Bacterial large signal recognition particle RNA from an Actinomycetota bacterium, 266 nucleotides, folded computationally.
The same sequence occurs in records of 2 taxa.
A source record names the gene ffs.
RNA sequence: CCGUGCUAGGCGGGGAGCUAGCGGUGCCCUGUACCCGCGAUCCGCUUCAGCGGGGCUGAAUCCCCGCCCGAGGCCCGGAAGGUCCGGGGCAGCCCUCGGAACGAAGCGUUGAAGGUCGGGUCCUGCGCGACAUCGGCCCGCGAACCCGGUCAGGUCCGGAAGGAAGCAGCCGUAAGCGGAAGCCGGUGGGUGCCGCAGGCACGCCUGGCUGGAGCUGUCGUUCCAGGUAGCGUCCGAGUCAUCCGUGGUCGACGGCGGGUGCACGG
Numbered sequence: 001c002c003g004u005g006c007u008a009g010g011c012g013g014g015g016a017g018c019u020a021g022c023g024g025u026g027c028c029c030u031g032u033a034c035c036c037g038c039g040a041u042c043c044g045c046u047u048c049a050g051c052g053g054g055g056c057u058g059a060a061u062c063c064c065c066g067c068c069c070g071a072g073g074c075c076c077g078g079a080a081g082g083u084c085c086g087g088g089g090c091a092g093c094c095c096u097c098g099g100a101a102c103g104a105a106g107c108g109u110u111g112a113a114g115g116u117c118g119g120g121u122c123c124u125g126c127g128c129g130a131c132a133u134c135g136g137c138c139c140g141c142g143a144a145c146c147c148g149g150u151c152a153g154g155u156c157c158g159g160a161a162g163g164a165a166g167c168a169g170c171c172g173u174a175a176g177c178g179g180a181a182g183c184c185g186g187u188g189g190g191u192g193c194c195g196c197a198g199g200c201a202c203g204c205c206u207g208g209c210u211g212g213a214g215c216u217g218u219c220g221u222u223c224c225a226g227g228u229a230g231c232g233u234c235c236g237a238g239u240c241a242u243c244c245g246u247g248g249u250c251g252a253c254g255g256c257g258g259g260u261g262c263a264c265g266g
Stems, first nucleotide, its partner, number of pairs: 001266006009057003012030004020046005034054005063259006072250004076245004081240003085236004090232001092231002094227003098224007105216003114210008122199006128192002131188007138179004147172004155164003
């Protein structure tokens, strides 16, 4: 070096996730790579690999190690955006019987502001008046008998003179009913162009005198003050998808380099 037989090894790997950790099933990437059974409220293990059974290959294209490349995943940072939440009156929108200035408008020499004197407006009490209602006065009606007066007739007593009770009628009246112009008294209140006294307020309305030019705050503009988390804005947290990074980490496929047997025969 060649041949034959065998052994270690190999017959996929990786990322995230799960987990105390690890391997696997499931998801994703790579890309082709023995078969069967089991496995997400999961299966197995505590370290060379999921557990159980079977098969093929086999020392090199194939197994092992290192480096490079790099699909893809994850992490970090940043940007701008959507959504949702918390916070800040914060330049704006919005709000204020808010303020100031200017302008418009209106009022004002037929007299503004201001000053002064008075009246009214509000509340309470008393008085007076009006009104309402009740009662009395007043007017009318008003009792078969059980109200009054007078009581014809008739009745009764008496010898008589005379006397008594008394129906109808007439007159009158009680209760009651009705009337009502007025008078008197009581009571009442969404009562009053009234009077007196007290109070509150110090505003508003109004008159006289004085004064001699402003006043009002209706509208607009600008500014200021205050409020307000509805919009906007600013700050911050979460979440969703996107983009970016000589960023970090793992890293399939692929490339390069190196390494690894045993027995027999020639």
Rfam family: Bacterial large signal recognition particle RNA. By type it is a non-coding RNA gene. Of the family's consensus pairs, 93% are formed in the model.